[in-house]
Context: one part of a larger RNA
């Protein structure tokens, strides 16, 4: 001198840094006070004050011990150890719980609630060639499946496509049913001895007709799978267009939302906050590509979540110095 593990530090106080990461503050208990907000329960230990020892006297008290007065000692009274740092605004999820055993605890899954749908009971549905068994010793207030995901205020248009539910009239359509017709073989006939024709059985084949679901077709169905338009014009400044024209389309995105966990261009454009702000909150909407149970917008509470802000702290930094331990290093 280097490392790891504690301690302490002038002045300053986040200047460090991706980021207060880490350390520091705070810290039990009694009083006093406590905001917006709310689902009235919370928030809330909100914040932010004060308070504590030991001796004594007086009043209360059964006591324990309270109040109050005056007096004492130390650097230091909740004398050690344990024991919240806090506000302020945003986003995502309501909330308490699941979860990647060993690099991810989340905004992910879960959940109460909502919705559609299958299932009348030997249910549907799963296991299981089957017997059989969960489903239930249950019964539609019951059981599986799906998608949502407290709450509150809602959840518009479209059924052309796919599904998926009904329908049965017409097409079409298997096996079978059916057997017109055609081929083999030959008793026998014909016959110029090549050949030809051929009944019954047997046999290989085989047309018309008939034929059930599905599909074709009719119709419902979107908390089914899914979608939800273009160009051109137009007002007494200019700009924009409530309006109006024309193609297209199953319908052309309603409310609320909006540079958003979505915005490319882009660090849009104001505005707040800084001395300075790609971040962030707060409007605007020009939404490259939001939008309603792939739920839409808002929410008190809550959260080892994420994001920006400040108060206190403080070696995180200016800029770095000391100690203790331990370990390195030598020798076994």
């Nucleotide at each position: 001198g280097u490392c790891g593990u504690g301690g302490c530090u002038a002045a300053g106080g986040a200047a460090c840094u991706a980021g207060g990461c880490a350390a520091a503050u705070u810290g039990a208990c009694c009083c006093c006070g406590u905001a917006a907000c709310u689902u009235c329960g919370g928030g809330a230990u909100a914040a932010g004050g004060g308070g504590a020892c030991c001796c004594u006297g007086a009043c209360g008290g059964a006591g324990a011990c309270g109040u109050u007065g005056g007096g004492g000692c130390g650097c230091a009274g909740a004398g050690a150890a344990a024991u919240g740092g806090c506000c302020c605004a945003g986003g995502c999820g309501a909330c308490u719980g699941u979860u990647u055993a060993u690099c991810a605890a989340a905004a992910a899954c879960a959940c109460a609630g909502g919705a559609c749908u299958c299932u009348g009971c030997g249910a549907a549905u799963u296991c299981g060639a089957a017997a059989g068994a969960a489903g239930a010793a249950g019964u539609a207030u019951a059981g599986g499946g799906u998608c949502u995901g407290a709450c509150a205020c809602c959840u518009g248009c479209c059924c052309g496509g796919u599904g998926c539910c009904g329908g049965a009239a017409g097409g079409u359509u298997a096996a079978g049913a059916g057997g017109a017709g055609g081929g083999g073989u030959u008793a026998g006939c014909c016959u110029u001895a090549a050949g030809g024709c051929g009944a019954a059985g047997c046999u290989c084949u085989g047309a018309a007709u008939u034929g059930a679901a599905g599909c074709c077709c009719c119709g419902g169905u979107a908390a089914a799978c899914g979608g939800c338009g273009g160009c051109c014009g137009u007002a007494a400044c200019u700009a924009u267009a409530a309006c109006g024209g024309u193609c297209c389309u199953a319908a052309g995105g309603u409310a609320g939302c909006g540079a958003a966990a979505u915005u490319c261009c882009u660090u849009g454009u104001c505005g707040g906050g800084u001395a300075a702000g790609u971040u962030c909150c707060g409007a605007c909407c020009u939404g490259c590509a939001c939008g309603a149970a792939u739920g839409g917008u808002g929410u008190a509470a809550c959260g080892a979540u994420c994001u920006g802000g400040g108060c206190a702290c403080u070696g995180u930094c200016u800029c770095a110095g000391c100690c203790a331990c331990g370990a390195g290093c030598u020798c076994g």
A computed fold for a 332-nucleotide part of an RNA from Thermaurantimonas aggregans, annotated as large-subunit ribosomal RNA, domain IV. Its Rfam family is "Bacterial large subunit ribosomal RNA". Its Rfam clan is "LSU clan". Its mean pLDDT, the model's own confidence on a scale to 100, is 88. The organism belongs to Thermaurantimonas, within Bacteria.